[in-house]
RNA sequence: GGAGGCUUAGCUCAGAUGGUCAGAGCAACCAGCUCAUAACUGGUCGGUCAUUGGUUCAAGUCCAGUAGUCUCCA
Numbered sequence: 001g002g003a004g005g006c007u008u009a010g011c012u013c014a015g016a017u018g019g020u021c022a023g024a025g026c027a028a029c030c031a032g033c034u035c036a037u038a039a040c041u042g043g044u045c046g047g048u049c050a051u052u053g054g055u056u057c058a059a060g061u062c063c064a065g066u067a068g069u070c071u072c073c074a
Stems, first nucleotide, its partner, number of pairs: 001073007010026004019057001028044005050066005
C1' cells in the first nucleotide's frame, strides 16, 4: 500500500427476509432461604445498536464516508 471480518447493556454474545418490544447469560443492587456465608430462588437496574450522512412510510438490519480493532496479501 491492497483485501476482508468485527463494533448492540459494566463483560461475553444473540437479534432469519427491514416492521409486533432491542434481548439472553454473567456482573451489580434488592428481597426470600440460612444461626451466618456461599449456593439456590424471585425481582430490579442497566442501551446515542462505534460515528456521520443517505435510501425508505419505516433502519440494529440496506448503501456510502470516517474511527477503532482483528486477520490475510504484498